Predicted 3D model of a 473-nucleotide part of an RNA (small-subunit ribosomal RNA, 3' major domain) from an uncultured bacterium.
Context: one part of a larger RNA
RNA sequence: UGACGGGGACUCGCACAAGCGGUGGAGCAUGUGGUUUAAUUCGACGCAACGCGAAAAACCUUACCAGGCCUUGACAUCCCUUUGACGGGUGUAGAAAUACGCCUUUUCCCUUCGGGGGACAGAGGAGACAGGUGGUGCAUGGUUGUCGUCAGCUCGUGUCGUGAGAUGUUGGGUUAAGUCCCGCAACGAGCGCAACCCUUAUCAUUAGUUGCUAACAUUAAGUUGAGAACUCUAAUGAGACUGCCAGCGACAAGUUGGAGGAAGGUGGGGAUGACGUCAAAUCAUCAUGCCCCUUAUGGCCUGGGCUACACACGUGCUACAAUGGCCGGUACAAAGAGUGGCGAUACCGCGAGGUGGAGCAAAUCUCAAAAAACCGGUCUCAGUUCAGAUUGUAGUCUGCAACUCGACUACAUGAAGUCGGAAUCGCUAGUAAUCGUAAAUCAGCAUGUUACGGUGAAUACGUUCUCGAGUCU
Numbered sequence: 001u002g003a004c005g006g007g008g009a010c011u012c013g014c015a016c017a018a019g020c021g022g023u024g025g026a027g028c029a030u031g032u033g034g035u036u037u038a039a040u041u042c043g044a045c046g047c048a049a050c051g052c053g054a055a056a057a058a059c060c061u062u063a064c065c066a067g068g069c070c071u072u073g074a075c076a077u078c079c080c081u082u083u084g085a086c087g088g089g090u091g092u093a094g095a096a097a098u099a100c101g102c103c104u105u106u107u108c109c110c111u112u113c114g115g116g117g118g119a120c121a122g123a124g125g126a127g128a129c130a131g132g133u134g135g136u137g138c139a140u141g142g143u144u145g146u147c148g149u150c151a152g153c154u155c156g157u158g159u160c161g162u163g164a165g166a167u168g169u170u171g172g173g174u175u176a177a178g179u180c181c182c183g184c185a186a187c188g189a190g191c192g193c194a195a196c197c198c199u200u201a202u203c204a205u206u207a208g209u210u211g212c213u214a215a216c217a218u219u220a221a222g223u224u225g226a227g228a229a230c231u232c233u234a235a236u237g238a239g240a241c242u243g244c245c246a247g248c249g250a251c252a253a254g255u256u257g258g259a260g261g262a263a264g265g266u267g268g269g270g271a272u273g274a275c276g277u278c279a280a281a282u283c284a285u286c287a288u289g290c291c292c293c294u295u296a297u298g299g300c301c302u303g304g305g306c307u308a309c310a311c312a313c314g315u316g317c318u319a320c321a322a323u324g325g326c327c328g329g330u331a332c333a334a335a336g337a338g339u340g341g342c343g344a345u346a347c348c349g350c351g352a353g354g355u356g357g358a359g360c361a362a363a364u365c366u367c368a369a370a371a372a373a374c375c376g377g378u379c380u381c382a383g384u385u386c387a388g389a390u391u392g393u394a395g396u397c398u399g400c401a402a403c404u405c406g407a408c409u410a411c412a413u414g415a416a417g418u419c420g421g422a423a424u425c426g427c428u429a430g431u432a433a434u435c436g437u438a439a440a441u442c443a444g445c446a447u448g449u450u451a452c453g454g455u456g457a458a459u460a461c462g463u464u465c466u467c468g469a470g471u472c473u
Stems, first nucleotide, its partner, number of pairs: 007473007015463002019427005026318008034309002042053002064304007073129001077128002079125006087104007108117003131293002134291003140287002142282003145278001147276001152191006158167003171182003197270004202238007212227002216225002241264001244258005320420001324379006336367003341360002346355003386417001391412007433455007
C1' cells in the first nucleotide's frame, strides 16, 4: 500500500423479509457423470460446466470403431513426358471406393502443311512438398465468460514524507452514479458515470399505395367510384428541462408535495462493460511458436457408433383435475417467412395427407386456424369422460435409404401420478403467472433457442438476520 476479520460506522442489490409461481416426488424429453462397448469422437466442471459449443448426428455431417482400398496423395505451387478439349450417355465386377470397357462430342494462334507455340484439362513420372479436428490455452494472437452496468481506476504539476508512499479521490450534505454543491495544499486532466445512438409512449408537418373509410353513391364484401378527414405506414420536427408554484435545506446541491401535461424527476426497454481479477474458457471457428506422424496420427469408401443402460445429478415438458375435461357455436393480435419457395378456392380421405394449381419476388397473394377468453350442452369427485406413458395393428410424409435410429395419423391399449421430505429457484408491473403465434437451423425432424403479441395479479412493515457489493475506519 493492499487483502482478510465469527472488528466498528454508513449505504446498496429479488440479498433477506412480504407475496405469487415453481424445482426436489411421477411419466417422458434433453444434457452430464458413471458403467458398458470394437467405438460409445472431442471440448465445457462451484457461482461463471451440465436443452452448453450443437441455429437440427438415419447417409452426409463425423472428428470415433470394424472392414475394403490409396501413397506427391482429396487440396496448393514448381519440373519433365504424353494425350486432346471440357463434358454427356452407358456396360461388366464389387458393399462402395475402385478397376476394366463402349458410344457421342471435339479448343485458340502461327504455318514452309512436316510442324511449332499458348491457355486449359486429363493421364504417367521424379522430388521439393502437401496433409494432420495429433500434443501443449501453463509458449501465444484473436475472441469470450466473470466480478459488474458495480462506481470505481489513474495521471501531470505542486505540496508533505529519509523512503515505500500520501495528498488530490478524505470531510459536511446529496445522488442511480468519484452525480452535483460546499469546504479543504492542492490545482487541473484522462478512462469509466451521464448524455449523444436505437426502440416504445403524445402531437404536428409532408406523403396517400398495395394500406384507410367520416360523408355521398354502389356491393355479398372498402367490392367499385370517390375521399385525404380518421387509422396506419415512414421521413422530418416538436415535446420533459426540477422549466413553474409551495415546503424543507446552508441563500447551495438537492429533496418532498402540487399544477399543467400523452409522459415528471434516468418516463419504459435495448445497445453500450473503465483499470483490472480468475496462469478462467477456447490450439476442435480461425491464426500461430515449439514438439510429434509422413505407405500414416494423412486420404477414399461401405457398414456401425455418437441414440448403449443396474444407476446418480442438472435443465425442461406433461400431469395429478370441476377456476376443470369433452362436444358444438362465436370474437379479438403482433411480429415474421416465402420462387429449387409460400401455396388459396375446389375435390378425395375419419385423419396425417393426397389430387390440382389461382395468386404472389408480396402493406396487394400465401403460410394463417390465433389460443386462452365468451355463449350453450354434458360429466358430478371417481384413479374418473382426469392423466396420457407403454405396447399392438394399419397408414401418411420426407428422403438413394426410416432395421439399428425420423416425424406425424387412425383404431385399440390405457402405466405411474391424488400437489411432492430435507432442501432449493425465479419474479417488483404490462412484471410474475397463463395462452397461443412466428422465425433461424432444416430434405425430414423442436418439450430446445430467439422473437411476437393476448389475458393479467399479489406483495414490499422494514434492514435485526443470510448472501454479495461499495465508502471510511